[in-house]
Context: one part of a larger RNA
Molecule: small-subunit ribosomal RNA, 3' major domain
Organism: uncultured bacterium
RNA sequence: UGACGGGGACCCGCACAAGCGGUGGAGCAUGUGGUUUAAUUCGACGCAACGCGAAGAACCUUACCUGGGCUAGAAUGCCUCUGACAACCCUAGAGAUAGGGCCUUCUGGGUAAAACCAGACAGAGUGCAAGGUGCUGCAUGGCUGUCGUCAGCUCGUGUCGUGAGAUGUUGGGUUAAGUCCCGCAACGAGCGCAACCCUUAUCCCAUGUUGCCAGCGGGUUAUGCCGGGGACUCGUGGGAGACUGCCGGUGCCAAACCGGAGGAAGGUGGGGACGACGUCAAGUCAUCAUGCCCCUUACGUCCAGGGCUGCACACAUGCUACAAUGGCCGGUACAAUGGGCUGCUACUUCGCGAGAAGACGCCAAUCCCACAAAGCCGGUCUCAGUUCGGAUCGCAGUCUGCAACUCGACUGCGUGAAGCCGGAGUCGCUAGUAAUCGCAGAUCAGCAUUGCUGCGGUGAUAUAUAUCCCGGCGGUCACA
Numbered sequence: 001u002g003a004c005g006g007g008g009a010c011c012c013g014c015a016c017a018a019g020c021g022g023u024g025g026a027g028c029a030u031g032u033g034g035u036u037u038a039a040u041u042c043g044a045c046g047c048a049a050c051g052c053g054a055a056g057a058a059c060c061u062u063a064c065c066u067g068g069g070c071u072a073g074a075a076u077g078c079c080u081c082u083g084a085c086a087a088c089c090c091u092a093g094a095g096a097u098a099g100g101g102c103c104u105u106c107u108g109g110g111u112a113a114a115a116c117c118a119g120a121c122a123g124a125g126u127g128c129a130a131g132g133u134g135c136u137g138c139a140u141g142g143c144u145g146u147c148g149u150c151a152g153c154u155c156g157u158g159u160c161g162u163g164a165g166a167u168g169u170u171g172g173g174u175u176a177a178g179u180c181c182c183g184c185a186a187c188g189a190g191c192g193c194a195a196c197c198c199u200u201a202u203c204c205c206a207u208g209u210u211g212c213c214a215g216c217g218g219g220u221u222a223u224g225c226c227g228g229g230g231a232c233u234c235g236u237g238g239g240a241g242a243c244u245g246c247c248g249g250u251g252c253c254a255a256a257c258c259g260g261a262g263g264a265a266g267g268u269g270g271g272g273a274c275g276a277c278g279u280c281a282a283g284u285c286a287u288c289a290u291g292c293c294c295c296u297u298a299c300g301u302c303c304a305g306g307g308c309u310g311c312a313c314a315c316a317u318g319c320u321a322c323a324a325u326g327g328c329c330g331g332u333a334c335a336a337u338g339g340g341c342u343g344c345u346a347c348u349u350c351g352c353g354a355g356a357a358g359a360c361g362c363c364a365a366u367c368c369c370a371c372a373a374a375g376c377c378g379g380u381c382u383c384a385g386u387u388c389g390g391a392u393c394g395c396a397g398u399c400u401g402c403a404a405c406u407c408g409a410c411u412g413c414g415u416g417a418a419g420c421c422g423g424a425g426u427c428g429c430u431a432g433u434a435a436u437c438g439c440a441g442a443u444c445a446g447c448a449u450u451g452c453u454g455c456g457g458u459g460a461u462a463u464a465u466a467u468c469c470c471g472g473c474g475g476u477c478a479c480a
Base pairs, nucleotide, nucleotide: 001480002479005476010472011471013469015465019429020428021427022426023425026320027319028318029317030316031315032314033313034311035310042053043052064306065305066304067303068302069301070300077128078127079125080124081123082122083121088101089100090099091098092097106119107118108117109116131295132294134293136291140289141288142284143283144282145280147278152191153190154189155188156187157186158167159166160165171182172181173180197272198271199270200269202240203239204238205237206236207235208234212229213228216227217226218225243266246260247259248258249257250256322422326381327380328379329378330377331376332375338369339368340367343362344361347358348357349356350355388419393414394413395412396411397410398409399408435458436457437456438455439454440453441452
């Protein structure tokens, strides 16, 4: 100087407590381990691996396996030679591919016309070279996780110490904060904190189309539908506003804290982006890049089929439930974010339905997806393994797609399993939050999506610091 202690002091945090809701029991979904397999491709492993890479494995993807092929190769640059090549059709084959038919000399220069020269494209040859999701993340770059949005980490000069170092950065207050004030052999500075950025909450000004409709007129069974209007909502642009600014108290006359006023908002207003020096030889050579090593008729490459979906089991994350604050039936009300031309599709007809046929509009503040659901009103069920629950299985279908057997989603009819609130334990959460309800999107032909990322609707309980855990700070000494 640091780290450590089941030593002590102080402070903070959903850390505990106080609560609310879960998980652990059931069924299913997804991931992982294990096991199996020709293969079940690879990576990730306490927190910080396990609905993770994967924002989508039927083929493709695909890296794995089996079988069939190729060897300058599936793609690329240079060199030599030859020539148009391709598309289309036929035959063989699982296909890759092989054979045949058909067809045409592409562009520019040059010349009277050619010859000729150059280029594009294709084939063949030969070498320099290609190719590798092969190895090493403990050779690396880049990117990322984590402690942790924790309040820390340092430097220059000076001073002190033989020196390692110390001081500053400690102390007294205060803060979300090394935030600020006071004191002080320190005085300053840098990276962090905060602010500057985006968004949200209020108002003003400008501007009104595709948005809006108060007042005026017209029209309709009805609808901003029309004339028109800029008031309002809203969109876009610009500005104002919050700064402990004001008042009272506490405090050291400080920093600040407590209370109040005004205000849409009050003490960083809410949310986001933003992550210091460093730690874990943390993760990634399979995004990419890259050193070394390795393969080169194969560890490269093409194709078909299979596998990644296998299943005595174990774990993780979720969904659906076990019901009456409910299930079912009928009626009825109110969103926001988004997406749309290989697209979204109104409307009509057909179908019990998934959907099908025709077809208007919309490259979208215009049209469509698009009926939000919980809610409210009425009816029914009456505590039962049930009108709860929906797994599983049978039959019949729809759609996407060359193709749903392995292995898609959805619909109808039938079937109707476990499950009556879950042991020890364990997780999340402090406000428009938890809980609950639906909606949209990316990926995407389709879909495993109950995941993920967003959006709005309804809307709680608790508010304390004794203890556990994590972190910070200073002091101590068995360690280095």